[in-house]
């Protein structure tokens, strides 16, 4: 230095669920709460997933299909980085 990852160390994050707020929804923010995490830091101009307000098409109508300009980094990926046994 690169890989690697201890029932080492130091610090940290926080799933489900509950409450409040925002949002059409997906989802987000705050507080509580811990299932987990060595990148559960950051990136949504790569892949993937979710939603479909608006739009387009179909329909007499109810409604249906498609669509991201909306989301997800705790799916893969990219990128930076703490510690140090084997």
């Nucleotide at each position: 230095u690169a890989c690697c990852g201890a029932u080492a160390c130091u610090a940290g994050c926080a799933a489900a669920c509950c409450u409040g707020c925002c949002g059409a929804a997906a989802g987000g923010c705050a507080g509580g709460g811990a299932c987990g995490c060595a990148a559960a830091g950051c990136c949504a101009a790569g892949g993937g997933u979710c939603u479909a307000a608006g739009g387009u098409c179909c329909a007499a109508a109810c409604g249906g299909a498609c669509u991201a300009u909306g989301a997800c980094a705790g799916c893969c990926g990219g990128u930076u980085g703490c510690c140090g046994a084997a």
This is a predicted structure of an 86-nucleotide RNA (c-di-GMP-I riboswitch aptamer) from Papillibacter cinnamivorans DSM 12816.
Model confidence (mean pLDDT): 89 of 100.